[in-house]
A computed fold for a 73-nucleotide RNA from Mayamaea pseudoterrestris, annotated as transfer RNA. Rfam family: tRNA. The prediction has a mean pLDDT of 83.
RNA sequence: GUCGCAAUAGCUCAGUUGGGAGAGCGCAAGACUGAAGAUCUUGAGGCCCAGUGUUCGAUUCACUGUUGCGACA
Numbered sequence: 001g002u003c004g005c006a007a008u009a010g011c012u013c014a015g016u017u018g019g020g021a022g023a024g025c026g027c028a029a030g031a032c033u034g035a036a037g038a039u040c041u042u043g044a045g046g047c048c049c050a051g052u053g054u055u056c057g058a059u060u061c062a063c064u065g066u067u068g069c070g071a072c073a
Base pairs, nucleotide, nucleotide: 001072002071003070004069005068006067007066010025011024012023013022019056027043028042029041030040031039049065050064051063052062053061
């Protein structure tokens, strides 16, 4: 330099023919316990990497950029 993949909750990740944003772990509260742990219930937590465009509508499609990883040179 060229090409490809990834970016979504604190962490690890899912998600979809374009219309609801989710799971596990962690965190908080409650139940239980002498107190914890385990278990059960409930809850908080996200402008879905950024910008522009397409569309009635974009996490999802197109383009550009950023960061990380990989392959080739």